[in-house]
Predicted 3D model of a 569-nucleotide part of an RNA (large-subunit ribosomal RNA, domain V) from Candidatus Amesbacteria bacterium RIFCSPLOWO2_01_FULL_49_25. Model confidence (mean pLDDT): 81 of 100. Rfam family: Bacterial large subunit ribosomal RNA.
Context: one part of a larger RNA
RNA sequence: ACUCUACUAGGACAAAAAGACCCUAUGGAGCUUUACUGUACCCAGGCCCUGUUUUGGAUUUUGAGAUAGUUGAGAGUAGGAGGGAUCCCGACUUUGUCGGGAGAAAGUGAAACACCUCUCGUUUUGAAAUCUCAAGACUAACUUAUUUCGGCUGGAAACGCCGAGGAGGAUAAGGUCUGGGGGGCAGUUUUACUGGGGAGGUAUCCUGCUAAAGAGUAACGCAGGAGUACUAAGGUGCACUAAACUCGGAUGGAAAUCGAGUGGAUCGUGUAACGGCAUAAGUGCGCUUGACUGUGAGAGUGACGGCUCGAGCAGGUGCGAAAGCAGGUCGUAGUGAUCCCCCGAUCCUUCGUGGGAGGGACGGGGCUUAACGGAUAAAAGCUACCCUAGGGAUAACAGGCUGAUCGCCUCCAAGCGUCCACAGCGACGAGGCGGUUUGGCACCUCGAUGUCGGCUCAUCCUAUCCUGGAGGGGCAGUACCUUCCAAGGGUCGGGCUGUUCGCCCGUUAAAAGGGUACGCGAGCUGGGUUCAGAACGUCGUGAGACAGUUCGGUCUCUAUCCAGUAGAG
Numbered sequence: 001a002c003u004c005u006a007c008u009a010g011g012a013c014a015a016a017a018a019g020a021c022c023c024u025a026u027g028g029a030g031c032u033u034u035a036c037u038g039u040a041c042c043c044a045g046g047c048c049c050u051g052u053u054u055u056g057g058a059u060u061u062u063g064a065g066a067u068a069g070u071u072g073a074g075a076g077u078a079g080g081a082g083g084g085a086u087c088c089c090g091a092c093u094u095u096g097u098c099g100g101g102a103g104a105a106a107g108u109g110a111a112a113c114a115c116c117u118c119u120c121g122u123u124u125u126g127a128a129a130u131c132u133c134a135a136g137a138c139u140a141a142c143u144u145a146u147u148u149c150g151g152c153u154g155g156a157a158a159c160g161c162c163g164a165g166g167a168g169g170a171u172a173a174g175g176u177c178u179g180g181g182g183g184g185c186a187g188u189u190u191u192a193c194u195g196g197g198g199a200g201g202u203a204u205c206c207u208g209c210u211a212a213a214g215a216g217u218a219a220c221g222c223a224g225g226a227g228u229a230c231u232a233a234g235g236u237g238c239a240c241u242a243a244a245c246u247c248g249g250a251u252g253g254a255a256a257u258c259g260a261g262u263g264g265a266u267c268g269u270g271u272a273a274c275g276g277c278a279u280a281a282g283u284g285c286g287c288u289u290g291a292c293u294g295u296g297a298g299a300g301u302g303a304c305g306g307c308u309c310g311a312g313c314a315g316g317u318g319c320g321a322a323a324g325c326a327g328g329u330c331g332u333a334g335u336g337a338u339c340c341c342c343c344g345a346u347c348c349u350u351c352g353u354g355g356g357a358g359g360g361a362c363g364g365g366g367c368u369u370a371a372c373g374g375a376u377a378a379a380a381g382c383u384a385c386c387c388u389a390g391g392g393a394u395a396a397c398a399g400g401c402u403g404a405u406c407g408c409c410u411c412c413a414a415g416c417g418u419c420c421a422c423a424g425c426g427a428c429g430a431g432g433c434g435g436u437u438u439g440g441c442a443c444c445u446c447g448a449u450g451u452c453g454g455c456u457c458a459u460c461c462u463a464u465c466c467u468g469g470a471g472g473g474g475c476a477g478u479a480c481c482u483u484c485c486a487a488g489g490g491u492c493g494g495g496c497u498g499u500u501c502g503c504c505c506g507u508u509a510a511a512a513g514g515g516u517a518c519g520c521g522a523g524c525u526g527g528g529u530u531c532a533g534a535a536c537g538u539c540g541u542g543a544g545a546c547a548g549u550u551c552g553g554u555c556u557c558u559a560u561c562c563a564g565u566a567g568a569g
Base pairs, nucleotide, nucleotide: 002569003568004567005566006565007564008563010562011561012560015556022391023390024389025388027387028386029383030382031381032380035188036187037186038185039184041181042180043179044178045177046176047175048174051138052137053136054135055134056133058130059129060128061127062126063125064124065123066122067121069120076113079119080118081117082116083115086102087101088100089099090098091097092096142168143167144166148164149163150162151161152160191203192202193201200220204226205225206224207223208222209221227372228270229329230328234288235287236286237285238284239283240282242266244262245261246260247259248258268277269276271334273332274331275330292315293314294313295312298309299308300307301306304373317326318325319324340366341365342364343363344362346361347360348359349358350357351356398445399443400441401440402439404438406434407433408432409431410430411429415425416424452527453525454524455523457519458516459515460514461513462512465490466489467488468485469484470483471482472481473480492506493505494504495503496502533551534550535549536548537546538545539544
């Protein structure tokens, strides 16, 4: 070295199970609720089944009777309307006379009275009808569990059916329609972007930058705004020119109004920014409604829907002497498709015609359809009881890249060190190295790379804790500080905690720091973390949740190859 045998388990990102964690799916299921929409069921009401009757009430019709009708003013308790100039009552012997009262006139007032007619209102009472309500009565519908009796039945018990008696009774039960309650039950919804997801933020439009001298151009890039306003802040004719500063000037001041000068657009523009603007688009005054109707050559910009600019023509209009200007505003934000519904006015059309309806064309109105090209008129959550399809397109472990953070080193040297930058330190700064921390990225792995700590067994590095050899010292000695060389060997036992770590006790020459998938679970453990059970606190209406706590909780007999150990040939 080869072959074989027996072993060990470091590797074959070993085997097993299309990862259970995580994300995605306009996937599923279970559960919850003040998600949405339904529904069983319950309650209430109308009608039917459903009949008789008494009393009371209400309404209507009809009859009789009675008047208690109040602002103020006015003699006054004036219901209204019409007629009306005289009338009513009592006594005495009729005519007539006498007595009393009212009216008229006057006055007050919106309206004027006696008396007559009609009538409203209030109220008493009778009759009829109707209907409903309230209370009650009836029996024949209807109901009657258990129980009484008879029969069906040859029948002891039981059950069923029919009938009688009793009880209830036009109720109830039932049917139907309507309203309300209704996670009891059901079907569903519960957006996307996202340096994983969640939380937060955002989603449409405008302005500047990023944007690389045409246009356009991304990011959870950097900054700001809009979801309107205005009948003048629109049109036109005419006219005008700011801000700021300096000086002067009563109250008057930093700043009010006044004068002079400098200045030259820094002002102003309804509203953010940018671009404009003195011929002003800025500031006033007069007159006004073009903030028109019908159109539109031709352009610009969009995948498209669409958006934007626009001379000219016709009609009629405003201002201006006129030429002319005017189809809103200095421009760029101030917004919403389709369906459906409503309104207006004229036309077209369908229902054979008239009437009456429906539809369309034209002009308006109704959406924070704001997730803003708008899935529906109408929708929230939990899942650790979970499931499926997938994803290393995407997180947690490990690795990789990076090295902000971390550890170590170096440079400069202000300062400390009595004096003296550099024995020992070293600010403000600068440059590296390492790849042990926390991160960033998301590159292999989600048809699985088992995760903390301990045990066992290690192996390497040196930035050396001890032991060895040196330089310097603010090294007298002892002890010590610092630096250089050096990895041969070594680097403890306990208490607490699952702990790594840490604190403590006692030793030691010393009780160094790291890498090795934070070495090592086909070597062990399983205390922690991280399933299903349960509890506490807190949060949540709830299902449930919690890098909060607590008790409990299945770790897979057989080694093919490489590697290693021992033995034999």